Predicted 3D model of RNase P RNA and transfer RNA as a complex of 444 nucleotides.
[in-house]
RNA sequence: CGAGUCGGCCGGGUGACCGCGGCCGGGCGACGGUGCGCUUCUCACCGGCACCCGGCUGAGGAAGGUCGGGGCUCCACAGGGCAGGGUGCUGGCUAACGGCCAGUCGGGGCGACCCGAAGGAAAGUGCCACAGAGAACAGACCGCCGAUGGCACGGUUCGCCGUGCACAGGUAAGGGUGAAACGGUGCGGUAAGAGCGCACCAGCGCCCGGGGUGACCCGGACGGCUCGGUAAACCCCACUCGGAGCAAGGCCAAAUGCGGGACGGGCUGCCCGCCCUAUGUCCCCAGGUGGGCCGCAUAGAUGGAUGGUCACCCCAGCGAUCCCGCCAGGGAGCGUUGGACAGAACCCCGCCUAUAGGCCGACUCGCCAC
RNA sequence: CGGGGAGUGGCGCAGCCAGGUAGCGCACGUGCUUUGGGAGCACGCGGUCGGGAGUUCAAAUCUCCCCUCCCCGA
Repeated sequence: CGAGUCGGCCGGGUGACCGCGGCCGGGCGACGGUGCGCUUCUCACCGGCACCCGGCUGAGGAAGGUCGGGGCUCCACAGGGCAGGGUGCUGGCUAACGGCCAGUCGGGGCGACCCGAAGGAAAGUGCCACAGAGAACAGACCGCCGAUGGCACGGUUCGCCGUGCACAGGUAAGGGUGAAACGGUGCGGUAAGAGCGCACCAGCGCCCGGGGUGACCCGGACGGCUCGGUAAACCCCACUCGGAGCAAGGCCAAAUGCGGGACGGGCUGCCCGCCCUAUGUCCCCAGGUGGGCCGCAUAGAUGGAUGGUCACCCCAGCGAUCCCGCCAGGGAGCGUUGGACAGAACCCCGCCUAUAGGCCGACUCGCCAC
Repeated sequence: CGGGGAGUGGCGCAGCCAGGUAGCGCACGUGCUUUGGGAGCACGCGGUCGGGAGUUCAAAUCUCCCCUCCCCGA
């Protein structure tokens, strides 16, 4: 200098003017209430819609998707079993989680580093299309063989021997099919072959020793044991999960049929168990009301406020001008254009997704110079 | 705001649970039939299975994320 990896942060700033939501204080006049007084005009205090003035305060890293969890509220005090759902290497953190941190193993990258729903397939069941002879304790299409049986020919001392065929048969070394063909290489062995035997390598199982909290790692011995894949297929094992959601739920006001029908209803799909119950519960038919407050927050709506314009600055692009330079290029001011994703709605912790542009730190690889 | 469902030729749907060839009807095109049209018969065209990743030998189907549309809720 170039290419790249990881982590963290910002995501416009200042001023002027105009505008919006919420809260507080003050002013004025309707309105309501209380009290004094009264012949009349009235007077004082409190509350207070609208209006005016002043002060304080007012979006994000994701407020988004609503994927996971918790708080809160109701259903029964949140119960037992079955069914069902979720999670799935190890240790820790957390209120909890499918989150985070560190590690192990596997895969990718030259590397920094990244990715992984990563228990069990020698518990059981299912599936493996097409192609191919054969797809799971398999299989003979081509090929190889002629040991054994068979057939033919020849010889024969009549016991059998030799040659040929490939009918039965043997064979998984080679070809071919496939995502996958039942360990690999070599030597021996054989009629031809084959872990059939042996040596080495790879895997698996089991045992021993050492290290680590653990997943697991290192070393050694034994067994020819060679065992396909799939559990984001059923399933087994371990852990875990009650349901609904602020339109939860509570209070007030208004309206309304002492209407008709059913006898059970609620907590969970089922069972047990528990609770409520005839002045009860549930559903349907018909009619009526559809307002306010709390829940609710140092932003807090209930059709949803948090913005706009101008000036200067910042960043990026473009245009012409000037300066430096041999070139490449660099610098200065001017003009112009642009500055993303996106807007809280009960609250919080995470995850995921979107995001113009910029800053900082650590590290890796390549090239050049010293 | 909360809860639930769907997306497959131009249109309406099946296939998905239990992975392997994407199929049916209407529409469209060509030919036959008819004096001509319609109907009928035969043949044919047409599908990134909403998009992107993952699991698997293999994904419309299984899992995750995103997009669009629809329904319900005092």
Rfam match: Bacterial RNase P class A. The family's RNA type in Rfam is ribozyme. Model confidence (mean pLDDT): 77 of 100.